[in-house]
Molecule: Glycine riboswitch aptamer
Organism: Erythrobacter sp.
């Protein structure tokens, strides 16, 4: 000064029903609105799970954006893997 993993901030970040019911609670004149319940229908880029190309220190282990949809999620706001920048702490040449 580079490179690697981490962690912190700031930015970029996709898909999918603002679905249908209730004899329940609050609000409300009502329409409707939040939440509970059900119930069906989709998404995959938090986390889990699975096979595996590869790769290892080759007994066995690690392993994805592919699967799977338990969890999550289908207007907005949060979240969101994965980029990008900056800073910092260890490492490596």
């Nucleotide at each position: 000064c580079c490179g690697g993993c981490c962690a912190u901030g700031c930015g970029g970040g996709a898909g999918a029903g603002c679905c249908u019911g209730c004899a329940u609670a609050g609000g409300g004149a009502a329409a409707c609105c939040u939440a509970g319940c059900a119930g069906c229908a989709c998404c995959g880029a938090a986390g889990g799970a699975g096979c595996a190309a590869c790769c290892g220190c080759c007994c066995c282990g690690g392993a994805a954006u592919c699967u799977c949809u338990c969890a999550g999620g289908u207007a907005a706001a949060u979240g969101g893997a994965c980029c990008g920048c900056a800073u910092g702490a260890c490492c490596g040449a």